A computed fold for a 74-nucleotide RNA from a Candidatus Aerophobota bacterium, annotated as c-di-GMP-I-GGC riboswitch aptamer. It was read from a public genome assembly, where an Rfam model found it. Lineage of the source: Bacteria > Bacteria candidate phyla > Candidatus Aerophobota.
RNA sequence: GCCGACAAAGGCAAACCAUUCGAAAGAAUGGGGCGCAAAGCCACAGGCCCGAAAGGGCGGCUGGGCUGCCGAAG
Numbered sequence: 001g002c003c004g005a006c007a008a009a010g011g012c013a014a015a016c017c018a019u020u021c022g023a024a025a026g027a028a029u030g031g032g033g034c035g036c037a038a039a040g041c042c043a044c045a046g047g048c049c050c051g052a053a054a055g056g057g058c059g060g061c062u063g064g065g066c067u068g069c070c071g072a073a074g
Stems, first nucleotide, its partner, number of pairs: 002074001003071002011036002016031006034060001040066003044063003047058004
């Protein structure tokens, strides 16, 4: 460095509920935990969602980029 434990210290937080913003998808805050070794960040490509369109959204859909805790086996 790859890798990912019946390890250790921690972290994040699905659905749902309340409030707020938004046309909506969805987002934020609080509660709540389905889960996650990057469920940290990035909308570049694909995909999906909203929108009459213009455009907008989803990183916990796939790929990709950047960064990070720990150190068993290999």